The RNA shown here (small-subunit ribosomal RNA) has 1492 nucleotides and comes from an uncultured Oscillospiraceae bacterium. Model confidence (mean pLDDT): 83 of 100. The sequence is in RNAcentral, with records from ENA and SILVA.

[in-house]
RNA sequence: AGAGUUUGAUCCUGGCUCAGGACGAACGCUGGCGGCGCGCCUAACACAUGCAAGUCGAGCGGGGUACCUGUUGGAUUUCUUUCGGGAAUGAAGAUGGACUACCUAGCGGCGGAUGGGUGAGUAACACGUGAGUAACCUGCCCUGGAGUGGGGAAUAACAUUUGGAAACGAAUGCUAAUACCGCAUGAAGUACAAACAAGGCAUCUUGAUUGUACCAAAGAUUUUAUCGCUCUGGGAUGGACUCGCGCCUGAUUAGCUAGUUGGUAAGGUAACGGCUUACCAAGGCGACGAUCAGUAGCCGGACUGAGAGGUUGAUCGGCCACAUUGGGACUGAGACACGGCCCAGACUCCUACGGGAGGCAGCAGUAGGGGAUAUUGCACAAUGGAGGAAACUCUGAUGCAGCGACGUCGCGUGAACGAAGACGGUCUUCGGAUUGUAAAGUUCUGUCAACGGGGACGAAUAGAUGACGGUACCCGUGGAGGAAGCCACGGCUAACUACGUGCCAGCAGCCGCGGUAAUACGUAGGUGGCAAGCGUUGUCCGGAAUUACUGGGUGUAAAGGGAGCGUAGGCGGGAUAUCAAGUUGGAUGUGUAAUGCCGGGGCUUAACCCCGGAACUGCAUUCAAAACUGAUAUUCUUGAGUGAGGUAGAGGCAAGCGGAAUUCCUAGUGUAGCGGUGAAAUGCGUAGAUAUUAGGAGGAACACCAGUGGCGAAGGCGGCUUGCUGGGCCUUAACUGACGCUGAUGCUCGAAAGCGUGGGGAGCAAACAGGAUUAGAUACCCUGGUAGUCCACGCCGUAAACGAUGAUUACUAGGUGUGGGGGGUCUGACCCCUUCCGUGCCGGAGUUAACACAAUAAGUAAUCCACCUGGGGAGUACGGUCGCAAGACUGAAACUCAAAGGAAUUGACGGGGGCCCGCACAAGCAGCGGAUUAUGUGGUUUAACUCGAAGCUACGCGAAGAACCUUACCAGGUCUUGACAUACCGUGCAUAGUAUAGAGAUAUAUGAAGUCCUUCGGGACACGGAUACAGGUGGUGCAUGGUUGUCGUCAGCUCGUGUCGUGAGAUGUUCGGUUAAGUCCGGCAACGAGCGCAACCCUUGUUACUAGUUGCUACGCAAGAGCACUCUAGUGAGACUGCCGUUGAUAAAACGGAGGAAGGUGGGGAUGACGUCAAAUCAUCAUGCCCUUUAUGACCUGGGCUACACACGUAAUACAAUGGUGCCUAACAACGGGGAGCUAAGCCGCGAGGUGGAGCAAAUCCUUCAAAAGGCAUCUCAGUUCGGAUUGCAGGCUGCAACUCGCCUGCAUGAAGUCGGAAUUGCUAGUAAUCGCAGAUCAGAAUGCUGCGGUGAAUACGUUCCCGGGCCUUGUACACACCGCCCGUCACACCAUGAGAGUCGGUAACACCCGAAGUCAGUAGCCUAACCGCAAGGAGGGCGCUGCCGAAGGUGGGAUCGAUGAUUAGGGUGAAGUCGUAACAAGGUAGCCGUA
Repeated sequence: AGAGUUUGAUCCUGGCUCAGGACGAACGCUGGCGGCGCGCCUAACACAUGCAAGUCGAGCGGGGUACCUGUUGGAUUUCUUUCGGGAAUGAAGAUGGACUACCUAGCGGCGGAUGGGUGAGUAACACGUGAGUAACCUGCCCUGGAGUGGGGAAUAACAUUUGGAAACGAAUGCUAAUACCGCAUGAAGUACAAACAAGGCAUCUUGAUUGUACCAAAGAUUUUAUCGCUCUGGGAUGGACUCGCGCCUGAUUAGCUAGUUGGUAAGGUAACGGCUUACCAAGGCGACGAUCAGUAGCCGGACUGAGAGGUUGAUCGGCCACAUUGGGACUGAGACACGGCCCAGACUCCUACGGGAGGCAGCAGUAGGGGAUAUUGCACAAUGGAGGAAACUCUGAUGCAGCGACGUCGCGUGAACGAAGACGGUCUUCGGAUUGUAAAGUUCUGUCAACGGGGACGAAUAGAUGACGGUACCCGUGGAGGAAGCCACGGCUAACUACGUGCCAGCAGCCGCGGUAAUACGUAGGUGGCAAGCGUUGUCCGGAAUUACUGGGUGUAAAGGGAGCGUAGGCGGGAUAUCAAGUUGGAUGUGUAAUGCCGGGGCUUAACCCCGGAACUGCAUUCAAAACUGAUAUUCUUGAGUGAGGUAGAGGCAAGCGGAAUUCCUAGUGUAGCGGUGAAAUGCGUAGAUAUUAGGAGGAACACCAGUGGCGAAGGCGGCUUGCUGGGCCUUAACUGACGCUGAUGCUCGAAAGCGUGGGGAGCAAACAGGAUUAGAUACCCUGGUAGUCCACGCCGUAAACGAUGAUUACUAGGUGUGGGGGGUCUGACCCCUUCCGUGCCGGAGUUAACACAAUAAGUAAUCCACCUGGGGAGUACGGUCGCAAGACUGAAACUCAAAGGAAUUGACGGGGGCCCGCACAAGCAGCGGAUUAUGUGGUUUAACUCGAAGCUACGCGAAGAACCUUACCAGGUCUUGACAUACCGUGCAUAGUAUAGAGAUAUAUGAAGUCCUUCGGGACACGGAUACAGGUGGUGCAUGGUUGUCGUCAGCUCGUGUCGUGAGAUGUUCGGUUAAGUCCGGCAACGAGCGCAACCCUUGUUACUAGUUGCUACGCAAGAGCACUCUAGUGAGACUGCCGUUGAUAAAACGGAGGAAGGUGGGGAUGACGUCAAAUCAUCAUGCCCUUUAUGACCUGGGCUACACACGUAAUACAAUGGUGCCUAACAACGGGGAGCUAAGCCGCGAGGUGGAGCAAAUCCUUCAAAAGGCAUCUCAGUUCGGAUUGCAGGCUGCAACUCGCCUGCAUGAAGUCGGAAUUGCUAGUAAUCGCAGAUCAGAAUGCUGCGGUGAAUACGUUCCCGGGCCUUGUACACACCGCCCGUCACACCAUGAGAGUCGGUAACACCCGAAGUCAGUAGCCUAACCGCAAGGAGGGCGCUGCCGAAGGUGGGAUCGAUGAUUAGGGUGAAGUCGUAACAAGGUAGCCGUA
C1' cells in the first nucleotide's frame, strides 16, 4: 500500500466482499511447563449454610472463676479400743471477709456515614473542565489561648411477681458513672446598639473601643508522667451550594409552563434560593430545537486510525447513584444510613393462628437464566482500617493459594553426523519421481518434567513474629527417555496430484464449483501457514475519499427547488482615526495518580514492576501587539439607486372592430352518386346528397409577414384599433452615498388535464356506438359522437415545468452571423471603424469518465441557498398538513439482489438508409409437384427388419453394386488363451486326400507323398499345455487426431513500425473513381508487409519445328516406298488494353476500331484465406477414458437388411404427329476397357443365347453396327399402330445355390396416364434441351454414379421487389448476439409488511377518592424525678387527640408503545406453468412525462 466482482472487451460511477488490528469472549479439534494478569457482559432473578464491624474493665455498678483467709459441714481414710466408743484427717456442699489476677451480660464512650458490591435509575450542574461562596458546615488530627469550683435527681444491670408458643415484654423495689440536670466563673465567643479606621464586589467585610444579653467542664490510671473533659482562635482534611463551557438520537415530537417567572414579607436551612407560605404583578422557556419520546451511569482512559476522526467505558483510578419495591424520619460532626429504625406492597420462612422473622448489587456457595464466567480454601506474616494508654481484639479490605490455554510473555518436545537415497506409502510416460537426512544407525547434550539432598528475600527489630511454603532458587541422579497439533492448498492468497462421486452427495467470505477425466465436494499422499495452540462465530475500528473539517459531488451515472419577491441568518466596495471581541505572542495557575512516549533500573530474558523526564494539543487569569475580521465615528464614489433625454418589442389587462376558412340554415342550378381506405364497409344521397351560386347564423382560431427574430422571472405571449399599465436597453453624469448579494420558514405566480357555479358550443374530440383488420383486436384505420376544449368567477399546484445546467460578481485567445441603441470617418446615403446590451454557430487554452462545454462555461476564483449517498421494495405504508374531490407535500421500514447505472468501442441484428454483386429477381427454355416404375428416407411392422447421415449443407447419401459371403442384425447349434498377434514349455505326420455321422461348424477313423530355409544350433509351419493376454462394427465425434461439408472461388482476414485515444480500440482497410477482385489509380498520419485475388500448373482453340509405328498416303491394286496431309506427342511461338481514336483528372480504366485462330481473366479444370456451425465421421483408419472377457469375443446353418394402410425426396418412362412403327443407306463419333480377360469370322436359335475359337497384354486384335439426324411408306387425334406397368406361359445366363431375393429373351396380357393445384428447381453458349456410347464396382445383378462425344436453341429492358453476399453509415435495453432481449395479469408454494370488527399487555402523565409511617403546627384530655416556690402551684417535658402534607392502593377518561386477530391489500422470491407481445431496430401505431 491494495485486491476480487457489473462488460464480448473498455473507461467511469457505484455498492457488495476480502486481506490488518483488537476482545472480560463463546464453540469445534487438540493440549507439555512456568511467570504476570483476568474471570456472570444474561435474571438490579430468588437465595440454604458459614463468615464479612466491632472494640474499650485505664468510664461505671454488678456477676463469675482462680488464689488467700474465716465459719458451718461432715463424706473418706489412719491410729486406738473395754467394740459402746475415742483421737486425728478433713472431701462435696452451705456461708463470710480483704488483696490480686482473669472473664464479661448491662449502662457508658468511640466506630457501625470508612472499607467492600452493583450500574437499576439518571440526558441532569449527574459528570468533565475552569471559576466563585463578602451565602456555608467540618468528629477524630495539628497548632495557640483560657479553664476544669461546688451540688443534685434518676436509671439499666440485679431481685421479686407476671404476660407470651416464640419474638419480645410489663409491674414493683434497689444501685453506679467520663450517663443526666441546675448553680458559680467568662479572657475569648455569639447577638444587638453606638461612633472610628481600613478594605472591597451592590448587599457589605475586617480591626480596635464601649454597653447590654447568653453559654462550660469529668474524670481515669499510676505515683511518674500521661491520656482525657470544657470554651475559644487558626490550620489541615472532608463535605455543601452557585455559575461559564462541553455532554446521544428523533421535527412522522412545535409549542411548553401555574410555584410557573419576578417582587414584598415571613418561615425554614449549616448556608443562598419559590426551598415553603401569604399577597402583588404576568411573566419565563423555545427553530442557536423548548416540550415530548427513545437510549444511556460520566470521566481519566481503552481499541482502531498516517492523522482528523470513529467506536467503547471490563479489570485499575476519580465522581455519581442504588442496596427486595415505594415512602419517611430518628440518632449523629457526618446518613435520610447495604449487614440501623418505622410504615406500605410483593415474596419467603416459623407459628400453639393470637402473632412474629427476613433481605448476598459484601466473600465463598446454591437454584435458575444463558453460547458463557472460578473455591462453601489459608492467613492477619505484610500493607491499610476500627477500638484501646497499651498488650491486644476484629478485619471474605488485603496478602496468598485453588480452578479455567481466557489473554499475554518465555521455554521445551532434542543436537551433530548419517545414501544402500532402505522398507512402507503416494504418483508414474513403468524409465522413475517423491516422502527424504527424514527414519534406522553412530556420537552427544540435559532445558522442562521425575526422584533425592540443601534452602531463602519478603521482618520494619535489641529479641520474637511467614499464610504463601519446604515455595522460588541451588546441587546431584538416570535416561532421548514423558511432551504436536490445527487450518488451508480455483482466484483474491503462500501451498497439487491420485482415487471416489456424477447438478447427486456436498462446498462457499466474494466471484463461484459439482451434469463421467472436479488442483473448488469426500478421502489419501504431498505441500503451505501458524504453533500449545489452530480454526469458526460474534462485535468494533481500518481499508471506505462509501457522510468527504482535513477530504466528495449534482448537463447525461444518485443529485439544481417549476419561477419570483422577500424575513431571520450568512457574506459584503475605497480612505482615516479609536477600541481590542475574534486573532497572535509572553507569563502564571491548573490539567490527580495510573496509562501511553523517551531515558534508566529490578526479577536469568520477556511479559511484569520501579524511578526520572517530557507530554497531557484543554480551561482560566494577566501583560502586550493592532496587519486582517469585527465594533464605533468621520469621509469618498467606482457597486446600487434616483433624475434628465431617447428607443425597440406577440410583455400584461380591458373594450371595440375585421377578413379568410369549417359547419349549419334558406333559396337557385344540377343528377346519381358522395365519402372513406392498403382494400373495403358502416355513414350521407332520388324525401335530390356531393359539386356549384347567392344570402344568412354562430363559435373558435388568426394564413402570408415569420426569421435558432422579439418580449417576459418562469409558465408563456402572434389579426387590427384604442385606453390603462410593468419591465428592459442606450446616452448623460445633476442627486443619494454601500442604501449591496444570497435567502431557511413565509408570500405570490404557475402549461395541460381535472373540479365547482353560471354561460357558450363552429371545428376537434377521451368515454361510447358502429364498420373494418385480426387467431383474438375492449387498439392502430374508417364513419359518427358526449364530457372537454371557449368565456366569467373560484379551486387544484402538478409536467421530460428541460439548457435534464440555482442566483450574483470578477477574470480568461479568436472568427462569423443576427436584433436594439450610441459614437467616429464621410457633403450625404450606403460601405467601413468602434462601443454597450441581447441572441446563435464554429473554435483555442482549460475542464470532463467520455460525450461534450468553451466569455450565454460544464474554465479560473468568491459568496449564499437547494439537493445526493447501491438497485428493488417506493415516491409505497403509517402519521401529519393542504384540497370539494381527484390528489398534492412531507416520507420510512421489514424483506430481497450483487449488481443497477453513465459514456464510449467492436460485432451482430433492424418489417433503418445509401452503393454494389450473384441464374437472386426479371426475360426465356426445359422441368419438378399429378401417373406408373426404380431408388433412398420417415413411419409402421417384425425374432431381426444392423448402424450412421437430418433445413439450406440428410433422403439414387456412407453403399464404385445385401441370393450365400458381404453382415455389423435375429433364431438355433457350437468354442473358451480363443478366428487373429507376441512371449514360454513340450511334441513333430505340417498339409492335401479318403470314409462315416451331422444342416453345417465339427467329431471319429484312416492317411500316400514326405515339403521350404539353414551358419546344422535351429527357424518357418502345425498340434498339445499354462500364464501374461488376444478380441469387441460395444459407449462417448460434447475427450481427440486425421479427413470432409458449408458460408464461398465470396473478397475478404490480419500483422510490424508510426500516429491518435486514459482505455477497449481506431488509423492503415475510410474517401473519389475503377475492377470479376482490398484489381488498379488518385488523395489521405500513415508507411510497408503477410494469408487470400490474379499469375505460375493441366486441358482446349491457332501455328512452327522435331520425331514418327501399330497411324496416314500423292503411287491403278498388293508389296514396297515416303512422312506433304489427317493423326500421334514433345519443344516453342502467340494475347500484353501492346496499337489507333473518344471519354476520363495528363491517372487507373471504360467504350469503339484495326490486326489476329483467339480480345480484354479466350473456354474449362485443379487450386478453397482468417474463421463460423461443440456441423459430419470412434462403422475407413488411428486414439484417451469407460464397459465386456465360457461373452458385447469367435465359428456354423437358416432367416433378415428386399416387410407395407401411408408420407416425402431423387430419378426413369410417358401422356404422343417436332410423334409412333416399318423399310432403306456400310451416313457420321469420342472417352475408355480387355488375360480366371475382351472375344472376331463361321454355324445353330425368332431371340436371350449356344457353339466355335482366329486375333490381341493392344494407335495393330476384340469390345464397336453409335443413336438422334436423313430418305420412302404408313398411322390421322383415338386411351390410339400412344403408353408400357402388371400378370401368365415358355426359355436363356451367372453362380454350391436364383423360393424368400437376380438379370435377360420370346409369345400373350395391355394398368395408370390426354401435360399436372398451391408451391417450387436448373440453365446465359457449344450452354439449356435432346441423342446415344464407354467405364468403375462386379461371378451375376443400373432408370444410379463417373466420363465421352453427336444434334443444338431462346432470352437478359433492367435492379423496384424475393433470396444470399460485400462495403459505408445509423439506431440498439442484443453479445448464447432477433431462433436475441423482455413486460404485465392469472394459477401454485414460501417470506416479510400494511389495513382490519376487535382482544390482551406495558409505559408516562392527569383528575378524583382513600390515607400508613412520619416531620411540622395546634391542643381543652391524661401523666410528670432534677429547676423555681414555705405551700398551693408554676416552668418544662411526655402520652393521647386534631390539622396540612403525604407512599402504596382504588376509580376514570384520554395519550402512547407492543403483541395478537377471521378476513383482506399490494410487495418480494421461486422449476422448463397459462394468456398475450407492451418496450429495446422506424420494435413493426416513434418513445416518454403530467393529467382524466